A computed fold for a 349-nucleotide part of an RNA from an uncultured bacterium, annotated as small-subunit ribosomal RNA, central domain. The prediction has a mean pLDDT of 88.

Context: one part of a larger RNA
RNA sequence: CUGGGCGUAAAGCGCGCGUAGGCUGUUUUAUAAGUCGGAUGUGAAAUCCCCGGGCUCAACCUGGGAACUGCAUCCGAAACUAUUUAACUAGAGUAUGGGAGAGGUAAGUAGAAUUUCCGGUGUAGCGGUGAAAUGCGUAGAUAUCGGAAGGAAUACCAGUGGCGAAGGCGGCUUACUGGACCAAUACUGACGCUGAGGUGCGAAAGCGUGGGGAGCGAACAGGAUUAGAUACCCUGGUAGUCCACGCUGUAAACGAUGUCAACUAGCCGUUGGAAGGGUAAUCCUUUUAGUGGCGUAGCUAACGCGCUAAGUUGACCGCCUGGGGAGUACGGUCGCAAGAUUAAAACUC
Numbered sequence: 001c002u003g004g005g006c007g008u009a010a011a012g013c014g015c016g017c018g019u020a021g022g023c024u025g026u027u028u029u030a031u032a033a034g035u036c037g038g039a040u041g042u043g044a045a046a047u048c049c050c051c052g053g054g055c056u057c058a059a060c061c062u063g064g065g066a067a068c069u070g071c072a073u074c075c076g077a078a079a080c081u082a083u084u085u086a087a088c089u090a091g092a093g094u095a096u097g098g099g100a101g102a103g104g105u106a107a108g109u110a111g112a113a114u115u116u117c118c119g120g121u122g123u124a125g126c127g128g129u130g131a132a133a134u135g136c137g138u139a140g141a142u143a144u145c146g147g148a149a150g151g152a153a154u155a156c157c158a159g160u161g162g163c164g165a166a167g168g169c170g171g172c173u174u175a176c177u178g179g180a181c182c183a184a185u186a187c188u189g190a191c192g193c194u195g196a197g198g199u200g201c202g203a204a205a206g207c208g209u210g211g212g213g214a215g216c217g218a219a220c221a222g223g224a225u226u227a228g229a230u231a232c233c234c235u236g237g238u239a240g241u242c243c244a245c246g247c248u249g250u251a252a253a254c255g256a257u258g259u260c261a262a263c264u265a266g267c268c269g270u271u272g273g274a275a276g277g278g279u280a281a282u283c284c285u286u287u288u289a290g291u292g293g294c295g296u297a298g299c300u301a302a303c304g305c306g307c308u309a310a311g312u313u314g315a316c317c318g319c320c321u322g323g324g325g326a327g328u329a330c331g332g333u334c335g336c337a338a339g340a341u342u343a344a345a346a347c348u349c
Stems, first nucleotide, its partner, number of pairs: 003321004007303002012317001014201004021194003025088003030083002033081002035077008049065006091191001092188004096183003103177007110154001115149007125136002162169002206247006215241002220236004258316006266294012298305002322349003331342004
């Protein structure tokens, strides 16, 4: 390489869009490139194989045949692939009408709470812990009442509920805006799937510039604990957490399960629609798109999966190939840096 694999043993890119490429619905026309059949030529000899012959046999030598699976040309076939002609509507999409949603961006705004400040009441403690101490407090704290400022987050509703490709998204209002779903018709007529490179998005932490800073809080300081305690606990507390713009590009970025399509028992919940039936009301049946629990066949090493497949198949991409060395070195690319990405070998078991 082939083969076999990728939920947990090594292995699905974090997720989209998309170039080349690969693959591609139904009927029909033509062509004959692929494909198939035949013929002719060629495919040196030797070798290999088969049947004989010669050295006493064999190795070896030698005669004949077969073979040389290939190439070229010509004649033919037309199912399939391809190209082409004409159509179709079951894939895909558009239009119409609906309802659902923490989908996104921007602006505004609300109440509770924490903290600080100002004022009133009030007096000796408060705070904290397993127990304490550091700390705060007679310069009047904690507690309590009134007022003000400022930042961040939105209790209840709240739900194996919803939305989004993923990351993710949660007070309320407004503006702009993306997607999905349902119903019934009409229209376009294969316009599709996947996707090497490429390109965009991408939690947290981190970085740059400028703001902001209530609470929390790496680092740091102190108090404890302890044999020690560079920790766990406590008192403080700077970056950071927040905003704007730019960078970084990684996560147990997980369903540890790539995307798309078809087929394959049921039962029980739940969310959004639609149709039918019924009631005072709760509701019932069917269907469709999600989201959960169990489970048949089947699969699996087992655990388990089981129409949301890890079942049965097809298309395309990515990845794996004993452990360590190592996701490291070197080189390249990217980055302000941190580092990211691509990615070995010696040696060793």
The RNAcentral record of the full RNA draws on ENA and Greengenes.